[in-house]
Context: one part of a larger RNA
Molecule: large-subunit ribosomal RNA, domain IV
Organism: Candidatus Vidania fulgoroideorum
RNA sequence: CUCAGGAGAAGGAACUCGGCAAAAUGAUACCGUAACUUAGGGAUAAGGUAUGCCAUUACAUUAAAUGUAAUGGCCUCAGUAAAACGAUAGCUGCGACUGUUUAGUAAAAACACAGCACUCUGCAAACAUGCAAAUGGAAGUAUAGGGUGUGACGCCUGCCCAGUGCUGAAAGAUUAAAACUAAAAUGUUAACGCAUUUUAGUUAAGUCCCAGUAAACGGCGGCCGUAACUAUAACGGUCCUAAGGUAGCGAAAUUCCUUGUCGGGUAAGUUCCGACCCGCACGAAUGGCGUAACGAUGGCUAUACUGUCUCCUCCUGAGACUCA
Numbered sequence: 001c002u003c004a005g006g007a008g009a010a011g012g013a014a015c016u017c018g019g020c021a022a023a024a025u026g027a028u029a030c031c032g033u034a035a036c037u038u039a040g041g042g043a044u045a046a047g048g049u050a051u052g053c054c055a056u057u058a059c060a061u062u063a064a065a066u067g068u069a070a071u072g073g074c075c076u077c078a079g080u081a082a083a084a085c086g087a088u089a090g091c092u093g094c095g096a097c098u099g100u101u102u103a104g105u106a107a108a109a110a111c112a113c114a115g116c117a118c119u120c121u122g123c124a125a126a127c128a129u130g131c132a133a134a135u136g137g138a139a140g141u142a143u144a145g146g147g148u149g150u151g152a153c154g155c156c157u158g159c160c161c162a163g164u165g166c167u168g169a170a171a172g173a174u175u176a177a178a179a180c181u182a183a184a185a186u187g188u189u190a191a192c193g194c195a196u197u198u199u200a201g202u203u204a205a206g207u208c209c210c211a212g213u214a215a216a217c218g219g220c221g222g223c224c225g226u227a228a229c230u231a232u233a234a235c236g237g238u239c240c241u242a243a244g245g246u247a248g249c250g251a252a253a254u255u256c257c258u259u260g261u262c263g264g265g266u267a268a269g270u271u272c273c274g275a276c277c278c279g280c281a282c283g284a285a286u287g288g289c290g291u292a293a294c295g296a297u298g299g300c301u302a303u304a305c306u307g308u309c310u311c312c313u314c315c316u317g318a319g320a321c322u323c324a
Base pairs, nucleotide, nucleotide: 001319002318003317004316005315006314007313008312010310011309014308019305027051028050029049030048031047036041038152052074053073054072055071056070057069058068059067060066075079087303088302089301090300091299092298093297094295095294099111100110115150116149117148118147119146120145121144127136128135129134153290154289155288156287158220159219160218163217164216165213166212167211168210172208173207174206179202180201181200182199183198184197185196186195187194188193221239222238223237224236225235248282249279260276261275262274263273264272
């Protein structure tokens, strides 16, 4: 010096990306327990007191064992004397939750989930595997089965069908590799006929056209003026569009400018919390906004605690190293 342990004056996070690591808490009984809440929880909330041994008495059907309570006494630095054995509280993002996942750098806000919605499917079902036979679906039958999206619960889910898709309707237009009808020509034949070519006509789904449909894919404007301080614009004009973003939220896991501005917390805060709204570029099942409980989840704060640090020191053990 390295590794594994132990102890530490005063301070106590000043360390650091970050309390990482360590310390602290811890058992049992009793007292006591907030906001919020889906009334179940939160909760071992928080916080506090006691704890050994001996004797006596009372109670438990009381004799034994055991337990509880009261009174008196004894000892230690220390009585859950070792070990086992929650640190706690507050604000907030995300995801409701238990669960699942990158076997071997990611456990999460990702996946799943119950619930919700749309859509297909009438049974030889839809759908899937297979060339087929067949099999699954299902020894099920629309309260069933498949697909898709969302993701407990609460309050809700606005406008647009022009484009793309899907569904429907069949009036019209268009469409034939083929098929059919008719005619003509040519070849051949004595003729019938056969073959080839050409012309005319008929006929499908589909497409065009028409309509519906957004919890289908998706989309949800610009310019100018205006109020008796100023500023702003409830108001007006105009252009464009299928329709011009409603409720709610908002510098946000989204905000470039930006460490926006104001307030709080600190002596001092690019983070955090609460507001504002000028949303570069939120927004309603590609769900919006809340939300008790939950989380080896992200951010911030406080108490306790400590060698993380100021600032290092000593001890024990194992290595390394030196000598033999």